[in-house]
């Protein structure tokens, strides 16, 4: 330099173009306990950035940014 893949809560991840972006772990609060842990209940928290297509985009298209793989 060229090609391909990936980017979603703090972490690991789900989501055929369509109800409020779902879950697990973590965090906070509560129940329980003599205290803690475990268990159970509740809550908080996310689509890498900028455009485009579309009635509607996490999803499709373009360009960036970051990471990975292969070739040179």
């Nucleotide at each position: 330099g060229c090609a391909c893949c990936c980017a979603u809560a703090g972490u690991u991840u789900a989501a055929g173009g369509g109800a409020u972006a779902g879950a697990a772990c973590a965090g906070u609060g509560g129940u329980u306990u003599g205290c803690g842990g475990a268990a159970c209940c509740a809550c908080u928290a996310a689509u890498c950035c900028a455009g485009g297509u579309u009635c509607g985009a996490g999803u499709c298209c373009u360009g960036g940014u970051g990471g990975g793989u292969g070739c040179a």